[in-house]
Molecule: Bacterial RNase P class A
Organism: Candidatus Zhuqueibacterota bacterium
RNA sequence: AGGGCGGAUCAGACGAUCGCGUCCCGCCUUGGUGCGGGAUGAGGAAAGUCCGAACUCCACAGGGCAGGAUGCCUCGUAACACGAGGGUUCCGCUCUGGCGACGGAGCGGAAACGGAUAGCGCCACAGAAAACAGACCGUCUCGGCAUUGCCGGGACAAGGGUGAAAAGGUGGGGUAAGAGCCCACCGCUCUGACGGCAACGUCAGAGGCAUGGCAAGCCCCAUCCGGAGCAAGACCAAAUAGGAGGGAUGAGGCGGCCCGUCUCGUUUGACCUCCGGGUAGGUCGCUUGAGGUCCACCGCGAGGUGGAUCCUAGAUAGAUGAUCGUCGCCCGUUGCGGGGUGACCCGCCUCGGGUACAGAAUUCGGCUUAUCGAUCCGCUCUGGAC
Numbered sequence: 001a002g003g004g005c006g007g008a009u010c011a012g013a014c015g016a017u018c019g020c021g022u023c024c025c026g027c028c029u030u031g032g033u034g035c036g037g038g039a040u041g042a043g044g045a046a047a048g049u050c051c052g053a054a055c056u057c058c059a060c061a062g063g064g065c066a067g068g069a070u071g072c073c074u075c076g077u078a079a080c081a082c083g084a085g086g087g088u089u090c091c092g093c094u095c096u097g098g099c100g101a102c103g104g105a106g107c108g109g110a111a112a113c114g115g116a117u118a119g120c121g122c123c124a125c126a127g128a129a130a131a132c133a134g135a136c137c138g139u140c141u142c143g144g145c146a147u148u149g150c151c152g153g154g155a156c157a158a159g160g161g162u163g164a165a166a167a168g169g170u171g172g173g174g175u176a177a178g179a180g181c182c183c184a185c186c187g188c189u190c191u192g193a194c195g196g197c198a199a200c201g202u203c204a205g206a207g208g209c210a211u212g213g214c215a216a217g218c219c220c221c222a223u224c225c226g227g228a229g230c231a232a233g234a235c236c237a238a239a240u241a242g243g244a245g246g247g248a249u250g251a252g253g254c255g256g257c258c259c260g261u262c263u264c265g266u267u268u269g270a271c272c273u274c275c276g277g278g279u280a281g282g283u284c285g286c287u288u289g290a291g292g293u294c295c296a297c298c299g300c301g302a303g304g305u306g307g308a309u310c311c312u313a314g315a316u317a318g319a320u321g322a323u324c325g326u327c328g329c330c331c332g333u334u335g336c337g338g339g340g341u342g343a344c345c346c347g348c349c350u351c352g353g354g355u356a357c358a359g360a361a362u363u364c365g366g367c368u369u370a371u372c373g374a375u376c377c378g379c380u381c382u383g384g385a386c
Base pairs, nucleotide, nucleotide: 001382002381003380004379005378006377007376008375009374010373012327013326014325015324016323017322018321020041021040022039023038024037025036026035027034043357047368048367050366051365052364053363054362055229056228057227058226067225068224069223070222071221072086073085074084075083076082087113088111089110090109091108092107093106094105095104096103097102114220115219119218120217121214122213123212136160137159138156139155140154141153142152143151144150145149168186169185170184171183172182173181187209188207189206190205191204192203193202194201195200233284234283235282236281242275243274244273245272246271250264251263252262253261254260291310292309293308294307295306296305297304298303328355329354330353331352332351335348336347337346338345339344
């Protein structure tokens, strides 16, 4: 200097024309509504609906089985499978101790990270052998043939070879050759003391230490778990059908009244009143909430406490839009100028292209996924100069 990854913030602006939802005001109107004006109107993920809750309704003596979820420790939180801090193991880089096996320090990253002496199951290919180990090459030894060898018996597991994995490792002793067979060290396991809330760590001692891996195969252990979801649910309530009561020189139409006339009706009951149920439709639930911002204090941190301040969509087949213009931003390009030893970078101009992902539907806390780009911070890789 350029790229990559992670985190935080933002994710176009203004104007004109046309258009939409909600609320308020004014005018017209019996009213529905119409006209005019004003205010307000998506997100960082509104998404997936994967977790956790609030809220609502239903269910619920007690115990067990089945099933599901979680799984190092502590803390945070209303809660979580989320977050913070820490531990352990592994990986990368840099430095470092030791003859070596193997250690130590720093920085960065990853981990479904309880249990493999409770039991079952599985371990491809290769290989002699893959879990009650094993002997292909090999080493040693005995016998025979007989002599750089071949055949047979026995001992061994050091070396070679296979594999993801071969029953601790390094160095030495030892031996026919070997082997924790023995010794020192390294590693491992166990025990104790100390430190830490804990995971765990440090130190000391003991054990020669065959008995591997997979629990993201079944399983075991510990902890937790009732179901449905705002189409939850609550209220109002047409029409039609039903029930109860009343009901006849009755009820209704012909612009008001009288007459008149027409229709329906008088035990197959017109019409009137009331009732329950709750369909169509409407109202509520509905947006002020585990809320945002700023400051102070506490905490390593997630976060907590206090104070001040702010109110910011509520549609119901679903509004929040479209077109044009100007500017901004980014990429490429033409030309010019400048900076730097260099890799490269910066400014102006010409032309062209781009300006994402996406769309509230009860509400919060998370996770995951999508996203043109810009700025800042951290880590890392590559290139360059000294």